Annotation: Two RNAs folded together computationally: RNase P RNA and transfer RNA, 381 nucleotides in total. Its mean pLDDT, the model's own confidence on a scale to 100, is 78.
RNA sequence: CGAGAAGAGGGGAUCAUCGCUGGGGGGUCAAACCCCGGGAGGAAAGUCCGGACACCGUAAAGCAUCGUAGCGGGUAAUGCCCGUCCACCGCGAGGUGAGGACAAGUGCAACAGAAAGUAUGUAUGGCCGGGAAACCGGUGCGUAGUGAAACCAGGUAAACUCUACGAGGUGCAAGCUCACAUAGGUGAACGCCUGAGGCCCGCUUGGCCAAGUUCACGGGUAGAGUGCUGGAGCCCCUGGGUAACUUGGGGCCUAGAGGAAUGAUGGUCUAAAACAGAAUCCGGCUUAUCCCUCUUCUCGGCCU
RNA sequence: GGGAUUAUAGCUCAGUUGGUUAGAGCUCCCGGCUCAUAACCGGGUGGUCGCAGGUUCAAGUCCUGCUGGUCCCACCA
Numbered sequence: 001c002g003a004g005a006a007g008a009g010g011g012g013a014u015c016a017u018c019g020c021u022g023g024g025g026g027g028u029c030a031a032a033c034c035c036c037g038g039g040a041g042g043a044a045a046g047u048c049c050g051g052a053c054a055c056c057g058u059a060a061a062g063c064a065u066c067g068u069a070g071c072g073g074g075u076a077a078u079g080c081c082c083g084u085c086c087a088c089c090g091c092g093a094g095g096u097g098a099g100g101a102c103a104a105g106u107g108c109a110a111c112a113g114a115a116a117g118u119a120u121g122u123a124u125g126g127c128c129g130g131g132a133a134a135c136c137g138g139u140g141c142g143u144a145g146u147g148a149a150a151c152c153a154g155g156u157a158a159a160c161u162c163u164a165c166g167a168g169g170u171g172c173a174a175g176c177u178c179a180c181a182u183a184g185g186u187g188a189a190c191g192c193c194u195g196a197g198g199c200c201c202g203c204u205u206g207g208c209c210a211a212g213u214u215c216a217c218g219g220g221u222a223g224a225g226u227g228c229u230g231g232a233g234c235c236c237c238u239g240g241g242u243a244a245c246u247u248g249g250g251g252c253c254u255a256g257a258g259g260a261a262u263g264a265u266g267g268u269c270u271a272a273a274a275c276a277g278a279a280u281c282c283g284g285c286u287u288a289u290c291c292c293u294c295u296u297c298u299c300g301g302c303c304u
Numbered sequence: 305g306g307g308a309u310u311a312u313a314g315c316u317c318a319g320u321u322g323g324u325u326a327g328a329g330c331u332c333c334c335g336g337c338u339c340a341u342a343a344c345c346g347g348g349u350g351g352u353c354g355c356a357g358g359u360u361c362a363a364g365u366c367c368u369g370c371u372g373g374u375c376c377c378a379c380c381a
Stems, first nucleotide, its partner, number of pairs: 001300011012269007020039002023036004041275001045286002048284005053171004060205004065167005070084005085099001086097004100162002105160002107156002122144004126139005175226004185217006197209003219380003233252005239246002305377007314330004323361001332348005354370005
């Protein structure tokens, strides 16, 4: 210098004008209005995993169903992360892996091939036996050909299945409180203790409740508050650990809307362009995406 | 916001336990029949199995991730 590998960080800054939104203060009968400081992301996305939280009989047992899968560790938990073994890919730095079991049972293998599964025995050579020889029989030892796989306790479990472990269901439109309004109406089915049905998981058993229940057609309201954001939170130091992670100490407060705010215009700096917009909240994974900066390492070439 | 389901030819659908070249009807094209059209008869065209990876000898089918479509869920009595 070129080609790569792994990882970390950042995404506009500043000024002026005009707005939006929720909080605090002032102001007002109530408003209007004024002042102060706050206001999207690394993925806020997909809703694919795992939890918190809430409700449903404190949710019992069995079956079914679904998930995970070398070994060890981390974590609230995980299908995530870390370490390590093995297999494969790469010259290498490194990368990828749904990597338990086919010696429990069942299934499957197109075409080609003699033969594709209780295996069978095509060609040729060897060996054994018979025979004068040609040849015949046996053996299944070598080679050949077909094929993804061929004489082997075969392969295949992202085939059924088995083994081990795990999973109750629903989902903030959960749930709680208040307010407003109306026809607590009509029809059908099943039932009224020999019990329909319900108790928010498919079935069974067990338990509890039970006189109404289910479906269809209608009627009314389209309001307010709470849940709601201070949290397994972020930053720094320190001890432990190879690492993921974690002990102890100090500091900080960082959106909370509800048809749904976080914007627009013009200067200056600069290369400022991508994907994209919170909706109960976290930890992951995956996907979308332009540009800049930095660290460590590998291979090759040249120079000293 | 939360959940469910689906994608195969221009349209409507099949496709079994992965297996040889993915089929059917309608449409479309060509020929026949007819004076002509339709119907009818014969033949034919048309597929990135939504997209991208993986498992496998082999994938429309099995697994994973994306993309699009469709449907359901407010409260009161």